[in-house]
Molecule: small-subunit ribosomal RNA
Organism: Candidatus Spechtbacterales bacterium
RNA sequence: AUCUUGAGAGUUUGAUCCUGGCUCAGGGUGAAUGCUGGCGACGUGGAUAAGGCAUGCAAGUCGAGCGCCCCUUCACUUGGUGAUCUGAUGUAAUCUUUAAAGUAGUAUUUUCUACAGAGAUUUGUUCGGAUAUCCAAGUGAGGGGGAGCGGCAAACGGGUUAGUAACACGUAGGUAAGUUACCCCAUACACAGGGAUAAGCCACCGAAAGGUGGUCUAAUACCUGAUAGUACCGAAAGGUUAAAGAUUUAUCGGUAUGGGAGGCGCCUGCGUCCUAUCAGCUUGUUGGUGAGGUAACGGCCCACCAAGGCUAUGACGGGUAGGGGGUGUGAGAGCAUGACCCCCAACACCGGAACUGAGACACUGUCCGGACACCUACGGGUGGCUGCAGUCGAGAAUCUUCCGCAAUGGGCGAAAGCCUGACGGAGCGACGUCGCGUGAAGGAAGAAGGCCUUCGGGUUGUAAACUUCUUUUAUAUGGGAAGAAAACUUCGGUUUGACUGUACCAUAUGAAUAAGGGGCUGCUAAUCACGUGCCAGCAGCAGCGGUAAUACGUGAGCCCCAAGCAUUACCCGGAAUUAUUGGGCGUAAAGGGUCCGUAGGGGGCUGUAUUAGUCUUGUGUUAAAUACCGUGGCUCAACCACGGUGCUGCGCAGGAAACGGUACAGCUAGAGGGUGUGAGAGGUUGGCGGAACGCACGGUGUAGGGGUGAAAUCCGUUGAUAUCGUGCGGAACAUCAAAGGCGAAGGCAGCCAACUGGCGCAACCCUGACCCUGAGGGACGAAAGCGUGGGUAGCGAACCGGAUUAGAUACCCGGGUAGUCCACGCCGUAAACGUUGGAUACUAGCUGUUUGAAGUGUCGACCCUUCAAGUGGCGAAGCUAACGCGUUAAGUAUCCCGCCUGGGAAGUACGGCCGCAAGGCUAAAACUCAAAGGAAUAGACGGGGGCUCGCACAAGCGGUGGAGCAUGCGGUUUAAUUCGACGAUAAGCGAGGAACCUUACCAGGGCUUGACAUCCAGACGAAAGUUUCCCGAAAGGGAAACCUCCAUUUAUGGCGGCUGGACAGGUGCUGCAUGGCUGUCGUCAGUUUGUGCCGUGAGGCGCUCUCUUAAGUGAGGUAACAAACGCAACCCCUGCCCUGUGUUAUACGUGUCACAGGGGACUGCCGCGCACAACGCGGAGGAAGGUGGGGACGACGCCAAGUCAGCAUGGCCCUUUGACGCCCUGGGCUACACGCAUGCUACAAUGGCCGGUACAAUGAGUUGCCAAGUCGCAAGACGGAGCUAAUCUCAUCAAAACCGGUCCCAGUUCGGAUUGGGGUCUGCAAUUCGACCCCAUGAAGUCGGAAUCGCUAGUAAUCGCGGAUCAGCCACGCCGCGGUGAAUACGUUCUCGAGCCUUGUACUCACCGCCCGUCAAGUCAGCGGAGUCGGCAGUGCCCGAAGUCUCUCGCAAUUCUGUGAGGGCCCAAGGCAAGGUCGGUAACGAGGAUUAAGUCGUAACAAGGCAGCCGUAGCGGAAGCUGCGGCUGGAACUAUAUUUUA
Repeated sequence: AUCUUGAGAGUUUGAUCCUGGCUCAGGGUGAAUGCUGGCGACGUGGAUAAGGCAUGCAAGUCGAGCGCCCCUUCACUUGGUGAUCUGAUGUAAUCUUUAAAGUAGUAUUUUCUACAGAGAUUUGUUCGGAUAUCCAAGUGAGGGGGAGCGGCAAACGGGUUAGUAACACGUAGGUAAGUUACCCCAUACACAGGGAUAAGCCACCGAAAGGUGGUCUAAUACCUGAUAGUACCGAAAGGUUAAAGAUUUAUCGGUAUGGGAGGCGCCUGCGUCCUAUCAGCUUGUUGGUGAGGUAACGGCCCACCAAGGCUAUGACGGGUAGGGGGUGUGAGAGCAUGACCCCCAACACCGGAACUGAGACACUGUCCGGACACCUACGGGUGGCUGCAGUCGAGAAUCUUCCGCAAUGGGCGAAAGCCUGACGGAGCGACGUCGCGUGAAGGAAGAAGGCCUUCGGGUUGUAAACUUCUUUUAUAUGGGAAGAAAACUUCGGUUUGACUGUACCAUAUGAAUAAGGGGCUGCUAAUCACGUGCCAGCAGCAGCGGUAAUACGUGAGCCCCAAGCAUUACCCGGAAUUAUUGGGCGUAAAGGGUCCGUAGGGGGCUGUAUUAGUCUUGUGUUAAAUACCGUGGCUCAACCACGGUGCUGCGCAGGAAACGGUACAGCUAGAGGGUGUGAGAGGUUGGCGGAACGCACGGUGUAGGGGUGAAAUCCGUUGAUAUCGUGCGGAACAUCAAAGGCGAAGGCAGCCAACUGGCGCAACCCUGACCCUGAGGGACGAAAGCGUGGGUAGCGAACCGGAUUAGAUACCCGGGUAGUCCACGCCGUAAACGUUGGAUACUAGCUGUUUGAAGUGUCGACCCUUCAAGUGGCGAAGCUAACGCGUUAAGUAUCCCGCCUGGGAAGUACGGCCGCAAGGCUAAAACUCAAAGGAAUAGACGGGGGCUCGCACAAGCGGUGGAGCAUGCGGUUUAAUUCGACGAUAAGCGAGGAACCUUACCAGGGCUUGACAUCCAGACGAAAGUUUCCCGAAAGGGAAACCUCCAUUUAUGGCGGCUGGACAGGUGCUGCAUGGCUGUCGUCAGUUUGUGCCGUGAGGCGCUCUCUUAAGUGAGGUAACAAACGCAACCCCUGCCCUGUGUUAUACGUGUCACAGGGGACUGCCGCGCACAACGCGGAGGAAGGUGGGGACGACGCCAAGUCAGCAUGGCCCUUUGACGCCCUGGGCUACACGCAUGCUACAAUGGCCGGUACAAUGAGUUGCCAAGUCGCAAGACGGAGCUAAUCUCAUCAAAACCGGUCCCAGUUCGGAUUGGGGUCUGCAAUUCGACCCCAUGAAGUCGGAAUCGCUAGUAAUCGCGGAUCAGCCACGCCGCGGUGAAUACGUUCUCGAGCCUUGUACUCACCGCCCGUCAAGUCAGCGGAGUCGGCAGUGCCCGAAGUCUCUCGCAAUUCUGUGAGGGCCCAAGGCAAGGUCGGUAACGAGGAUUAAGUCGUAACAAGGCAGCCGUAGCGGAAGCUGCGGCUGGAACUAUAUUUUA
C1' cells in the first nucleotide's frame, strides 16, 4: 500500500438560440514514408504469399545389454628378418717403403707411367654364439572408429495461426466411467529350459535407390515350463497371468502389486463476433434393448423396436475469427485489440489412413492418392525450412548463410561425456523506451555581413570575434573484472568464460569529433519584406490566391520539439454522436391509421410458510508474468529482483427474511356483473317525404338566350330563354345547426319502423385482483383505383371545341366518357393530424357548453347551488431551444409497446411476402456534400392589409413627341475625328466662349539634365546680351561682328549660360488603393446613444398607442427617464413704420432713393370645437395672421454613384535615343446614310406689317464704356466730349401694352430655312471653320401618333433688358432683372415616390432576390441485362487407392497365431447429373450524383400572381395540369365567440 477522478474549440445565420453532422487539439503502434543523424543501455524486427525453396546445421545416446569388422597400444608364444658385438676363415683395395738399386716406354735433362717385393690400415665371403629392432601368425588385455541386433529418447524442446463460432478457449465442478513410461514410497519375487535372427560371408538382379536367395552367430531381443500371499475373471468351485541380467563386489538394472507426485483422456453449468434481405432444421436423427468397440462413459458402431429431438431466450444457414492471461485508451462504465512473454488449442506441401509405443493417428516416422520440384541408362526413383541462418517472389515494409555449449534447461549414459540453431551471446535496423553529449564563464566599438526601416534607426545579438576554464564523449596508451555453481581427484590439488581484453579504472591530447525537423490567418505558441496576380500553388476544418497575400514561393526574424522532427495508416478519447452510468420522438430525425388479443414484461391490501432471486459471514479457487505500493540491483533511468496488495468472477458451508418469487388462507379501494334510468348524425335493413335539378308532352309567348374581365364556341324562327300544367328519373337531404352530439379510428345528418353495439348518471347488491400493456397475429380501415352485374339526374379526370397568351398540352367558357350511386368481391394507402401511443396516480383556479343526478324552488317549467361524465377558452407552479403546453399536460412519477441517430442518393435497388393489376409491406450500399434543419430576431420585399403625405394622380394652363434650325450624345466615317459623364442621378453636362493658341488627338519636322525646380563637380568671364547673314514652313541648326560683369579677406563667392552627374517631366494606368469636392434618395422626418427594464440570446422597450402638426411639431397615456444629430429658431433678401446719415436729383421747400440702426406678429385678444391639453375653425385689429414670401442651411446613411483630365496623393508604368517628356507647322475636335436628348423659330387675325404714344429693374465699363456731331439704306466708319462711375457711357435704355392704318384666312403682307451676289468688323490669319449688314431667293411647316414634361400666385404663360466667359463668336445656352399677368384643386379609387404600424417569406448581393424540371455536353459510382467465365458449400449416382475390421482357401504351427492368394463393409481423390450461393466480365437500358457563366419554360417561396401540400387516377416537351377525398404546415376581409380593463 483500494480509489483520490471528468477542460474544450472551429464550422449552417445579416445576427441569435437550439438540433445536428463534419473537423481539430491528447494518448498509443511489431509500423511505413520524407528530411536529418553523435554515443550508450534495455527491448524489439516477415503483420503480405499456411507462396516456392539452393546450401549448411536443428535428435540422439548407451560397449556397465549383444555379436561382429577395422585401426591402434601392451604382454606372451612361434616363425622370419637382421643391425651391433665376438671367435674363426680368406680376398681385395689404399698408404708408406724397398730406391741415387730392378725391367719397359717417353723425354736433351729434372720427370711421368706401368710392373715386382716388404710393412701398416680398411674390407669382403663362409661358419658359430649373444642381444636390440622389424615383419607375420596366434592368445590375452587396453584404447579408438564403423555399421548392426537390443534399450531409452525421438509424442519434449522449436515454428506458425491455415482451419475452427466448437466443451476450441476461459471459469467452476465431476470421473464409483478412466489411463499413466521415466521419478518417489512400500511389499514380494527373479527357478529351469529352448529355438531363431541382423550384422558377416557366398551367389545374383538393378543406372541408381535398393533388393533376392543360400549359409554362420550373440544378447537385458524372442519363446516354453515352474512358482503366485498379489492382480484379473467368476456367485462359488475354480481358472488365468511374471521376470534379465551386467560387472565385480558395490552398485545399476528386471518382474508383480498397492500408494504418491506430475501428465493426459472424457463429461457438465456458465461465459464467448456480425447477419432474420437465413425461419424452420433433423433419419444415427431422439430414445430403448442386445451385441461389438475403447484406457474409459456414450449412437462411438451395428441389428431390431419406438417416433422422437432442436427452434423467436434465434435452431438451421451465411460471413468473419485461433481462445485466454493481458495490451491500448478512457474519470469510470465501456470501446478497440490479442505483436513480443506465459497458458491452452489446432496445423506441419494438399487429402486420407493406420502401425509402433506408456503416450502419436506423429514438423525433420510409415503407407496410399494429388499437385509441384529434382535425378534418370526412360525401366524407375527422390523430396517437403509454418526449426536456425539464408534465397527468390509478392509487398509500403521486417535482420547474420555469426560465436559458444562457459551459464540455464533438455535427451541418453553408472559416470566421464556426447548431442542440443532450446538457450547464452555478439551483428544489422533511431523500430521503440530510457539516459548522456554537441561545451562553461566573461565579453559592447552593441564589429562586419544579412534583413527591415518612418532613413532617425531597429533586429540577428553576448550571438560571433577575443580572454580564461573544463574534458563527459572521442582518440591513444596502460591496467582489468563479476557472471564459476560444479566436475574430477592420489584429498595435496587440478580444470572449466562464447560474450571479451568487454564493462569498469587510470593517464595523455585538444573545444577539440557531434543539430536538425516542423510550424508562424483562426482553431494554435510564433511576422515582416520581396516575387507571383483565381496563375503558379496551399489546405486537417473554416478557407487563402483576380497588383499593396502576416494563408502561395523565397529570404530574414520568431515559435515548438530535439537525435530526432514531420507525414500517412490504424485504435481509444474528445463523441452525452447508440446515452446502463448518460439522449430523445407537438413544430428539428423520430408515436405504429385504429382497435382486439397470443407469448413476454409489469402489477392492490392482510396474514402464514418457504428461500433458486437479494443481503451477510467464513472458506476454496482466481498459474506465473503484467498492474499498484514498498524495498533493493545495474553510476541514474528505462530494465531487473524481492515482499505485499489487487485481479470487481465462480464454487462450497453457515446465517437473515424487509423487498421480490412461490404455496396457502383471507379482504375490497382496481376490474367485472346485476337492478333502475338517460342522451345520442353509433351500426345494419326496409319503407316513406318535400324542395331543387334534368328530360318528355301540352299551353302562353317572341327574338333572342347563355356565358365572360371582355368575348366566342354553344342553344334558338323546325319557336329557344321566360312562364304555367302534367308525367318520368336519379342523386343529395336547406332551415333546425352549435365552439353541439355519437363512434376505437376511418367516419356518421330528411322522416318512420325492425334488429343491434357502446357510453353516462343514482342508489344498493354480487364476484373477489379476475388487472395494465402487448413483439408476432387477427379484424376494421377516407378518397382514388380494380373485377362482375346493375344504374346514371347533376357533377365530371381523359377527350373535343372556344377564348387568353410569345406559346397555353393550364387557369376562364361550351360540351363530355370513365367515375361519382347500388350489390358482391378485391385494394390497404392519406397532412389516416391534436403532426402529441396506451394505462394509473398526484399537482392553483376562472369562465362557457352538452348529458345526467341531487338540493332548493315552483302548480309545472325556467332560474340558482353542488356532484359526475364529456367538450372548449384563458391561465398558477412547473416544463420548453423558442413557439407554446398547462387536471383533456408537452408538469411530477411508475409500467408496457412502437420509433429516431447528418443531408442527398431513397422509402429507391436487390431479395422475400401480399395483390387480378395499379401497387403495398419489409429495406440497403457505392458515390456525394459540410452542411441539411427547428424556433425566434432585425431588415428588405409582396400583383398582403391599415393610416398619412408629395404638381403623385385628378382639376386646369402651357408645352415636348410632327417641321426647319441650333446645341449635346450615340452610331458610322476618318491619319485623327482627344478624354470623361450613360435610367431616374449622362446627353445647351465638365466647356462661364475649340479659326492659331487652347489641345490632351493625327501627320510631318526637330530637342534630350530637357519648356520648369533644387543640388554637386568642372572649365569659362562674359560663351550672357545686341546686331547681321545662310538653310528651313516654323521650331531648330550653323556662322560672323560688337562687347569682356559684380563683390572680395584674393582661398573664393555671387551671377550667367555651357559640359557632366543626381534628377526633371508624363492630361500614361488604377475613382475597385485614396483625400477633397459633388450628385441622389430628400428639406423626406427621420437616424441614434446613456442609464434602466424585459428576453437564455440575437434583440426589444424608449421611437409603439390616442389626438395633433409642414415636422420624432406638440399634448395625453405608457417601463421607461433623459440626451445627441436632424425639424423649427438663430443668418440674409423682401413687404409696413420710425430714426440717423448721405452723394445725386431739384422748382432749394424738399421728396424719391441709397445706406445704417431699430420697431412690428406672439395664436397675444375674442368666440366655438376638442379630453378644462396640445391644437383646429372663425373673428377683431393690423402693411402683414397662424412657418407672411424667398434664400442660405442637406441628419445616420445608400448607390465600391461621379471625378487620378481642376487640385492633391499611394502603387504601377514610360524616359541617353524612333520618349507615353518638350518645341514647331499644318490638320482634327466643326466629318454625315441615320437614332436620341435639350432648346429656338413657327405654322398665324388674341396675328403680321407700317406709323405714333407710354412705363422698368438688375447690371457692366480705362487694353474699357464711348456722348454730341458728320458720312453710309445698313452693318459700321470718322470723331473725340465725359466717366475709375446714384455724376459720364452702354441706354432717348426697353419690349409686350396702348392709339391709328393696312392685310381678310391664303402656304398668305404667315413662316423664315436654304442659296446667290455685294459689304462691315475682329484678328498675324476667317479656305477647312467667325459674327453682322444690304439686295435677291422664299424650303418644310396649316398645331403634331403611341407616349410624355412643367407649373398651385405675383406662380404658369408671355415680353423685353443686363452680365460672366470673351480679340471676335457659332449664346437660340447659362446666370440674373424687371413688365403684363391667369385658370384650377371634387377628392385620394388608380399611376409614381415617400413615411409609420401590422402580416407572410424558402429573400439578406436582400424580388433586377431565390428557385424547379426536361433537353444538350463531360466525369464518376452503383442497378438491371441476352449471355459468358470462375469460386464456395452441399445432394444423388458411378468408380474406388492405402488401411483397420471381417470372410474363404492353401501352407506352417496348431492354444493364441504367422504367412500367401482371393472376396466383402467403410472410405480419400476422381468422374457424371441437376440445382444452390457468391463474385468477375458484357452489347444495351433506366435512373442517380457532380461539373463559374449552354437550351426551353416559371412549378415553389409574398394571396408567388390559379393558396400550397398529402393520397390516388388520367393526361402532358418539362417543370406540371386536372378530377375525387383529406390537411393548415394558407393570406386577406367579414361575421361570431372568447379574454382583459372600465